[in-house]
Parts: sequence; C1' cells; structure tokens
RNA sequence: CCAUAAUGCACCUAGGGUUCCGGCCGCGGCGUCCCCGCGGCGCUGGUCCGAGAGGUGCACUCCGGUCCGACUGGACCCGGUCCGGAGCCACGGCGGGGCAAAAUCCCGGGAGAG
Repeated sequence: CCAUAAUGCACCUAGGGUUCCGGCCGCGGCGUCCCCGCGGCGCUGGUCCGAGAGGUGCACUCCGGUCCGACUGGACCCGGUCCGGAGCCACGGCGGGGCAAAAUCCCGGGAGAG
C1' cells in the first nucleotide's frame, strides 16, 4: 500500500424528542361545578423512535469431529445429519437526512486521531 473478513434480525435498555394519550397553564362556551373547544408548555409518565463501539435470544459464517449418501480398488474433494468451538478489537467530530420531532437512529467501524 492492496485484498478479504469482522454478519443479519427480533426483544429490551441507556438515550431521545412531542404525533397521539395524560398532566399543567391561558382564553372561550358560562356567573360557578362537571364537561367541551382553541392555544401553549417536554412536564414524572403511557403510545412512539432507539445503539458498530450496550444486554439477551434466534439465525448465519468459519474451524474441528461423528454418522449417512454418492464416486472409487481405497480415500480426499462433494452433499446431508448431529455434536463441540470461534465470531477478537474498537477514541471519534462538524455538518446533513428522515419520521410529528429529536437522538448513541441513518450518512458512519465515515472525516479525523492513536
């Protein structure tokens, strides 16, 4: 310097905002209560979004082995079943994207740094 690989999905969590619910405030229906309407406020929450570097599970890939099948003089390669093992490491902007909006979501294991 180049190539290959470092996998996918689901559920959940850290986290996130405000479409809906709820809450609170203001105004009005209405002099009051209940209720209703309009507007505002992320406000502990519910719905919702949600991690490459968080969790769990199921798959998948690779390595080793057993058994079966096919071929063969006999094996390997090949196909299938089952069992065991491995899937390490990982600092990270600005800016942009989409959903209602935001985010450890996506651009992105990016740019950059070591």